[in-house]
């Protein structure tokens, strides 16, 4: 310098005017001061906190699942192991006059993995295929017997049959270790080398696991994102939690007052009484008292529950910034500094000016348009999703220079 990967950060800046929500101060007017995010989002996990339940244990149910670490906790994060796929580079082969192209092997950094158990049990494996798992044989290969033909003969071809085999073909996503040699009638871990696998031992590692050696002829396919088994964890509901205060109306309990009484006239009468008019009287209403007027059966007081409503919970925290130390890292610790929204139908806005960035027009000066995703609601740690534009860092490979 080129190529390929991975990660982090910013998310328009400043000023003015007018508003909105909170805090402080003031008698007031006013003044001072704080006011969205990296995701405030989805509400998918985990915790704090609150109430209810709860001796403890088990069953059921749910979640998680390689190893070690971090953490308040996690299904998160960091580091590592194993597996899978695979680009560049490299190697090999082929093609091309050539730049190069194609195929195979190998495969940096990086990517992906619900990555415990299939020699506990149950179950499943479409189609195709003989057979999808106590086994089995479609084509095929082979010994023997046999029908027929050829040949002097050895033998060859052919029909049928009892057997042997699983090498080759064929089916399939998958076919009972792979590959080569020996062996055999043909074959076969039947035997041997290498690879794979299993067991044991030694070594390295905290561990997952890795390396080496010996032994074993292969134990018997795949699926647990099928039931299941094993290990670990989990009580329930959620700030509309919860606590305090508490109106009117209605309802509950207790107490108190009252619920048409008297007289007169008149009408009706079933002769008990009833209606109407007038006067006196009565709880209550017209804010208290007096006069007057109106209404006519409930009214008043106290207690307790509870609703609306108000207040707390509520923002000083697993907090932020800087620095030092430990650790590969996630993270932890020490010291110093800082206070950084708290609404409750719910504020965080609008306009103007100067500049910045992008696009368009223009020779230029300049002009026009645009500046993402989105928006707190008890608070934190994560995950996932959305995001115009811009900045920075790291890793690997190749080439060149010193």
């Nucleotide at each position: 310098g080129g190529a390929g990967c991975g990660g982090g950060c910013c998310g328009g800046a400043c000023g003015g005017u007018c508003g909105c929500c909170g805090g402080g101060u003031g008698c007031a007017a006013g003044c001072c001061u704080g006011g969205a995010g990296g995701a405030a989002g989805g509400u998918c996990c985990g915790g704090a906190c609150u109430c209810c339940a709860u001796c403890g244990g088990g069953c059921a149910g749910g979640a998680u699942g390689c190893u070690g670490g971090c953490u308040a906790a996690c299904g998160g994060c960091c580091a590592g192991g194993c597996g899978c796929a695979g680009c560049a580079a490299g190697c090999c082969g082929g093609c091309g006059c050539g730049a190069g192209c194609c195929g195979g092997c190998c495969c940096a950094a990086g990517g992906c993995g619900a990555c415990g158990g299939a020699a506990a049990g149950u179950g499943g494996c479409a189609c195709a295929g003989a057979a999808a798992a106590c086994a089995u044989a479609c084509c095929g290969c082979c010994u023997c017997c046999u029908c027929g033909g050829c040949g002097c003969a050895a033998g060859c071809c052919u029909u049928g049959g009892c057997g042997g085999c699983a090498a080759g073909g064929g089916u399939g996503a998958a076919a009972u270790g792979g590959c080569g040699a020996g062996g055999u009638a043909a074959g076969a871990g039947c035997u041997c080398a290498c690879c794979g696998c299993g067991u044991u031992g030694c070594c390295g590692g905290u561990g997952a696991c890795g390396g080496c050696a010996a032994c074993g002829g292969c134990a018997g396919g795949c699926c647990a994102a099928a039931c299941c088994c094993c290990a670990u964890c989990c009580g329930g509901a959620g700030c509309a939690a919860c606590a305090u205060c508490g109106a009117a109306u209605a309802g509950g309990c207790a107490c108190g007052c009252g619920u048409u009484g008297c007289c007169a006239g008149u009408c009706g009468u079933u002769c008990g009484c009833g209606g109407c008019u007038g006067g006196c009287g009565c709880a209550g209403g017209g804010c208290g008292c007096c006069c007057u007027c109106c209404c006519g059966a409930g009214c008043g007081u106290g207690c307790g529950g509870g609703u609306a409503g108000a207040u707390g919970g509520c923002u000083a925290g697993a907090g932020c910034c800087g620095u030092c130390g430990g650790g590969c890292a996630a993270c932890c610790g020490g010291c110093g500094g800082c206070c950084c929204a708290g609404a409750g139908g719910a504020a965080u806005g609008a306009c103007c000016g100067u500049c910045c960035c992008g696009c368009c027009g223009g020779c230029a000066a300049c002009g026009g348009c645009g500046g993402a995703c989105a928006g707190a609601a008890u608070c934190c740690g994560g995950c996932c999703u959305a995001c115009a534009g811009g900045c920075c860092c790291g890793c690997u490979c190749c080439a060149c220079u010193u």